[in-house]
Predicted 3D model of a 112-nucleotide RNA (TPP riboswitch aptamer (THI element)) from Lentibacillus salicampi. Model confidence (mean pLDDT): 76 of 100. The sequence was found by an Rfam model in a public genome assembly. Taxonomically the source falls in Lentibacillus (Bacteria, Bacillota, Caryophanales, Bacillaceae).
């Protein structure tokens, strides 16, 4: 120097464990976590608690660890998943617009 933190609105991405009941139009309780399908709709299914598709919370939109893959993955934890550390200078992932507003930290250039 150069990008641009944040907030609003648009537009877009994403994910649905675990344990424990009931025996029913597909529910009830409990843990975690920012979210564990809010609501309709269609399939499917009845010793059976699902699948998509809109949509609604929530997080994330390249300064990208939201989120997938590796992963039935390792360690710490826990009733058990969650969560928390490796993995991770891995590979991928929306390459966003606009106002207001700012210049912290980071990245990048270039001189000393």
């Nucleotide at each position: 120097a150069a990008u641009a933190a944040g907030u609003u609105g648009u537009a877009g991405g994403g994910g649905g464990a675990c344990c424990g009941g009931u025996g029913u139009u597909g529910c009830c309780g409990g843990u975690u976590g920012a979210g564990a399908c809010u609501g309709c709709a269609u399939c499917c299914g009845c010793u059976a608690a699902g699948a998509u598709g809109c949509u609604g919370a929530c997080c994330c939109u390249u300064g990208g660890a939201a989120c997938c893959u590796g992963a039935u993955c390792u360690g710490g934890c826990u009733g058990a998943a969650a969560c928390c550390a490796g993995c991770g200078u891995a590979g991928g992932g929306a390459c966003a617009c606009a106002a207001c507003a700012a210049a912290c930290c980071g990245u990048u250039u270039a001189u000393c």